[in-house]
RNA sequence: UGAACGCUAGCGGGAGGCUUAAUACAUGCAAGUCGAACGGUAACAGUCCGAACCUAGUUUGGAGCUGACGAGUGGCGCACGGGUGAGUAACGCGUACGCAACCUACCCUCAAGAGGGGGAUAGCCCUGGGAAACUGGGAUUAAUACCCCAUGUGGUCAUAUAGUGGCAUCGCUGUAUGAUUUAAGUGUUAGUGCUUAAGGAUGGGUGUGCGUCCUAUUAGGUAGUUGGUGAGGUAGAGGCUCACCAAGCCGACGAUAGGUAGGGGGCGUGAGAGCGUGGCCCCCCACACGGGUACUGAGACACGGACCCGACUCCUACGGGAGGCAGCAGUAAGGAAUAUUGGACAAUGGACGAAAGUCUGAUCCAGCCAUCCCGCGUGCAGGAUGACGGCCCUAUGGGUUGUAAACUGCUUUUAUGAGAGAAGAAACGCCUUGAUUUAUCAGGGUCUGACGGUAUCUCAUGAAUAAGCACCGGCUAACUCCGUGCCAGCAGCCGCGGUAAUACGGAGGGUGCAAGCGUUAUCCGGAAUCACUGGGUUUAAAGGGUGCGUAGGCGGCGUCAUAAGUCAGGGGUGAAAGCCCACAGCUCAACUGUGGAAUUGCCCUUGAUACUGUGGUGCUUGAAUCAGGUUGAGGUAGGCGGAAUGUGGCAUGUAGCGGUGAAAUGCUUAGAUAUGCCAUAGAACACCGAUUGCGAAGGCAGCUUACUGGACCUGUAUUGACGCUGAGGCACGAAAGCGUGGGGAGCGAACAGGAUUAGAUACCCUGGUAGUCCACGCCCUAAACGAUGCUUACUCGAUGUGUGGGUCGUAGAUUUGCGCAUCCAAGGGAAACCGUUAAGUAAGCCACCUGGGGAGUACGUUCGCAAGAAUGAAACUCAAAGGAAUUGACGGGGGUCCGCACAAGCGGUGGAGCAUGUGGUUUAAUUCGAUGAUACGCGAGGAACCUUACCUGGGCUCGAAUGGUACAGGACCGUCCCUGAAAGGGGACUUUCUUUCGAGACCGGUAUCAAGGUGCUGCAUGGUUGUCGUCAGCUCGUGCCGUGAGGUGUUGGGUUAAGUCCCGCAACGAGCGCAACCCCUAUUGCUAGUUGCCAGCACAUAAAGGUGGGGACUCUAGAGAGACUGCCGGCGCAAGCCGUGAGGAAGGUGGGGACGACGUCAAAUCAUCAUGGCCUUUAUGCCCAGGGCGACACACGUGCUACAAUGGCGGAUACAGAGGGUAGCCAACCCGCGAGGUGGAGCCAAUCCCACAAAGUCCGUCCCAGUUCGGAUUGGAGUCUGCAACCCGACUUCAUGAAGGUGGAAUCGCUAGUAAUCGCGCAUCAGCCAUGGCGCGGUGAAUACGUUCCCGGACCUUGUACACACCGCCCGUCAAACCAUGGAAGCCGGGAGUGCACUGAAGAUGGUGACUUCACUGGGAGCUAUCUAAGGUAAAACUGGUAACUAGGGCUAAGUCG
Repeated sequence: UGAACGCUAGCGGGAGGCUUAAUACAUGCAAGUCGAACGGUAACAGUCCGAACCUAGUUUGGAGCUGACGAGUGGCGCACGGGUGAGUAACGCGUACGCAACCUACCCUCAAGAGGGGGAUAGCCCUGGGAAACUGGGAUUAAUACCCCAUGUGGUCAUAUAGUGGCAUCGCUGUAUGAUUUAAGUGUUAGUGCUUAAGGAUGGGUGUGCGUCCUAUUAGGUAGUUGGUGAGGUAGAGGCUCACCAAGCCGACGAUAGGUAGGGGGCGUGAGAGCGUGGCCCCCCACACGGGUACUGAGACACGGACCCGACUCCUACGGGAGGCAGCAGUAAGGAAUAUUGGACAAUGGACGAAAGUCUGAUCCAGCCAUCCCGCGUGCAGGAUGACGGCCCUAUGGGUUGUAAACUGCUUUUAUGAGAGAAGAAACGCCUUGAUUUAUCAGGGUCUGACGGUAUCUCAUGAAUAAGCACCGGCUAACUCCGUGCCAGCAGCCGCGGUAAUACGGAGGGUGCAAGCGUUAUCCGGAAUCACUGGGUUUAAAGGGUGCGUAGGCGGCGUCAUAAGUCAGGGGUGAAAGCCCACAGCUCAACUGUGGAAUUGCCCUUGAUACUGUGGUGCUUGAAUCAGGUUGAGGUAGGCGGAAUGUGGCAUGUAGCGGUGAAAUGCUUAGAUAUGCCAUAGAACACCGAUUGCGAAGGCAGCUUACUGGACCUGUAUUGACGCUGAGGCACGAAAGCGUGGGGAGCGAACAGGAUUAGAUACCCUGGUAGUCCACGCCCUAAACGAUGCUUACUCGAUGUGUGGGUCGUAGAUUUGCGCAUCCAAGGGAAACCGUUAAGUAAGCCACCUGGGGAGUACGUUCGCAAGAAUGAAACUCAAAGGAAUUGACGGGGGUCCGCACAAGCGGUGGAGCAUGUGGUUUAAUUCGAUGAUACGCGAGGAACCUUACCUGGGCUCGAAUGGUACAGGACCGUCCCUGAAAGGGGACUUUCUUUCGAGACCGGUAUCAAGGUGCUGCAUGGUUGUCGUCAGCUCGUGCCGUGAGGUGUUGGGUUAAGUCCCGCAACGAGCGCAACCCCUAUUGCUAGUUGCCAGCACAUAAAGGUGGGGACUCUAGAGAGACUGCCGGCGCAAGCCGUGAGGAAGGUGGGGACGACGUCAAAUCAUCAUGGCCUUUAUGCCCAGGGCGACACACGUGCUACAAUGGCGGAUACAGAGGGUAGCCAACCCGCGAGGUGGAGCCAAUCCCACAAAGUCCGUCCCAGUUCGGAUUGGAGUCUGCAACCCGACUUCAUGAAGGUGGAAUCGCUAGUAAUCGCGCAUCAGCCAUGGCGCGGUGAAUACGUUCCCGGACCUUGUACACACCGCCCGUCAAACCAUGGAAGCCGGGAGUGCACUGAAGAUGGUGACUUCACUGGGAGCUAUCUAAGGUAAAACUGGUAACUAGGGCUAAGUCG
């Protein structure tokens, strides 16, 4: 908002109510009235007369006699009122002005008048036709119907004349003469009606200025067209119509054509300007089934009149007829959707009438509808054990719903019942009084209400009769639980939903509005997002490729005039309603009334004259010209030149040349390449050369000549605004391309070959055609760029350079112009940046832009030989596309630097056997986790049972453990028996303590409350950990810079292992990191001296610190010292660096450890632990036995042992450190080949034990072999641990003696006491699968030139379309589905015209008119000519729909190829 839909609904007032099918309509009503115009009498009533029936009374007949009145004649009305918006882009509407070019019934005023006569015709009567509608004939009759004559105040016309006015034609007012022209009665006797003329009022007609939608992919239109003369027609001007004449008229200020649309007052919105709209109400227009036509009339080309054509519907006796709701109701249909076949003329208004009155779906009322606006109510106060119930939580309890309820008191609007009861009514009429009075007016009385017993008022009863809807992620007021699990669904935009959803669904609670609330549709606003007010165009969309110039727009200084624009005063108009203000009436409001304001506009008039315009006149500064000079790759044409290249000839000369990252194709013994000389061809002009110059742009480069354009400078010259811009237009316009004819050296699309590659229709190479060159003609586009249109003025400077002029004291300085560049102030800008060559400040003109894609595409048109160019959409689709800058990340970008990163070395892995872990496979189970670096000898620092979480089987259900409560009991523990694989089940024996006698302690049993879960989620978490990385980084406060993100600091120059330090600096400081402080180790003095030590002194022994002693030494372990670039020299501003420097045990962080910034990887772990949520409860919990975690075709990781002589074996012999030990380490001695056994001393440890270290050293042996290497595998026999070694332990011994002869591609560790190599110990642990892990010492190297490369990292810088951040992003073909569109043989329509020597109704005009009339200058049937609606026909154009096939486009989940 004229709304619709969903849910809901108590009342009243005021409004509104087919937006669609101008589709079709049943039925009723919507325009009649007048007897005071007429003839009359069908109906009704009365009166009179007569008749019939039994008085009353009734019936019937007669009389227009009266009231009245059907049908008819006549008058007025029917042209108003009411409806609708189809058509119309128009003088249709709005506004203003005009008509000297007009009409106007009824009404008002004024003037004059109405004499005489006539014949008809409806009706009625008679008689026909037809189904009906209707209609024919005859006779007769009236009028305010019709006709004739007279009179002429006047009117009209003609002629003459006077006055006057204006607006061009001309108008107005008189006078005279002539011609012509009129009437109606009725009546209650008051009037009323009639005729002519003038004026008024009202209503209309007509003309003009201005305003009035979209499309230029509609650019030309027009023959009655434009004008004239004459005529006709009209109320009237006019091509309105006709004849003739002329050739005009309209159009870029948008004609014509196409599309759409009734216009306005107003209405919605908006600050306004605007934008949108035109429903209700008012004004205008148009229309009345579609189309045409006239008649009547004052008025119509007529909604409820006529005629005709057409479509449709109905009646019919088939011959013919009837009809028009876009009046009020109503019906059908269409549609998302719009009401009663109501009452009344009481009021207002209208028609007729003298009036009473009649008619009036106009109107006034009522009915329906929450459609809108307004108002009222659904109660108010008190009331806390904050009740019950619901919901939530941290759950013995709390919060919230909530003073809400209950309960108590109060009120009674509304609803219900009862009663009272309006205003709207005043007129007319009638009665009456008065004014002088008949008229007329005034007063009084009386009559009249559809709504309606309605509004309103009073009383009674009693909280009694009355609340919903939407929403609760942000925008946007309002939050929790459950369910669901990218499902179901939500959504206006952003976006929610993949197991903890304030976003879905439900609930509780809350928020908003409220008899409504939401949704949908539409309009304005926000949107300065079409910008007049009020925008932009370097890079976001947007400056035309450049110039010349037409129209147009804009335009220097002075003066005079004018007054068009402009400004001011006044006048007219701008209808009413509406809006606004004030007041008033309904109890308020909505609503209504009265007044005011406003109506920003148009017209007229008077003035002003600054500015603009216009006309005149002058000026010189804009502009141009002239004179002198300067400058340059400016242009056109001709001539000339050398270098280079190719080619040809001759000569020298020999095997290659050429080319590339490397090659090959190619050329070459038929002599190439190379070199020399000669000849020839075409194209381009090295050096100069530049950050230079010239040109409008494109563009222009050897030298020279001719012709020619421009710019600049100087001048006391000339003209006198001649200017600027520039839509259309014209010209120029790189390269490529096209046409014709030449030319063709080099280069070189296409093409061929060779390479590269997964491929390589490319990049590279060898060739090579068009072309490149010239002449002439086209094409007309470029990142045609300064991505910056042209002109003018103004606004600090600095520097370089090109080219002129001036001055001076002249290797130069200074000044004045015009250019080309760089840097900056002000200012501008989103910023980058621009900044006198503006993107600053202003003015003028032009061009262009309005989200991305579709698309510069399609269609149409113009141009072109073609290629194509110019102009230039839409459907559809997305929520972005884009600019500048910032921080990161990234780069097969740059710079600097570091790291066992590479390189230089040493030793390994990858090959073998075995050990171990993982994948895979298998299985009843092979429990689970870890998976690039950062999983894989990892969790596990000990899987035979246990562990154990897995499988099979047997059992338990308050449960295996702990705590609380209650009850009964008395022990518990322990021992034994039966069954069973055990668990479990059943049973027997034995048996309390304390006591205040209440009970308590303890124990198992029963019941009960708390269980339990290695079940899931590490992507809900805490904690812990790995990694980047022991890399040097990561930040903060204040200040400063920037609109901001952010920057600065932290960058720069040095230096360092280091953001370590120094210097500089709009920064100054600070924090977490680095370093240091801590521990171990290296040196030393001091202190202390047992279990350690033993130099000196003793004792003792076979020997031995064994003993006395000792603190010297080693050592132990406390607190110290020491190292700081402190010193010297060199370099350096400093920091610092350098030195085989000094000194020193140690030298530049001495070596090692602990220590890990902000953060990254949703990294790892719910199976260490903790923990939210979910799941499970006779099982996913618990107990037990056995099995499994140990499987084995295979693959990978990590290791051990080797392959041997730097070795193996045998013998002898030397030297550690750090640990561990009482359920333990275990000595000596004895036994065993040995593992071990026996044995028992010592030791809770600097005391005893484990415990002999090994490599090493010395001696011997082996002699290069599958071995005296290697030890796997297998057989036998044992030892030990353990309830138990089968699956499944370790060790010993005898025997056996596998692969393996140093390991492919590839790959790992390590920079010094390191690698390599050698052994020792410990944790876990009954034992051990340990070759693992963690420690300890012994022996003990090689190499580093260096930073190009690989990997990782740090800082600075650069590019970026990346930000999940390059494992990123992203393009196109193809394949699949869907959508809209273009083309298209054809097919089917539509509207508007056009031609026709086609047909042509009604009607109009003209002609004729033998017929007719009382009417005779008349009327008129008929006939005929022209025009015409409609129809027919013809061709072309325009515009739709559809279509085989076809083209590209968009979108889609996921594919293919690059």

Small-subunit ribosomal RNA from an uncultured prokaryote, 1458 nucleotides, folded computationally. The sequence is in RNAcentral, with records from ENA. The prediction has a mean pLDDT of 84.